[in-house]
Molecule: transfer RNA
Organism: Patescibacteria group bacterium
């Protein structure tokens, strides 16, 4: 240069057919134990890569831009 995938919590990812944004780990506080580690229970933490466009309603749809992977030359 072409084309293809991704891009959501501190990490690792869900997130159906557009309609209140979740899970595991980590963190922080309870309970447990003689202590710790495990297990229980709670509780923080988000500009869903930017713009813009469609829409009653966008993490999801559509254009362009960043960026990272992977192909192909």
């Nucleotide at each position: 240069g072409c084309g293809a995938g991704c891009g959501u919590a501190g990490c690792u990812c869900a997130g159906c057919u557009g309609g209140u944004a979740g899970a595991g780990c980590a963190u922080u506080c309870c309970u447990c134990u003689g202590a710790u580690a495990a297990g229980g229970g709670a509780a923080a933490g988000g500009u869903c890569c930017u713009u813009g466009g469609u829409u009653c309603a966008a993490g999801u749809c559509c254009a362009a831009g960043c960026g990272c992977u992977c192909g192909c030359a």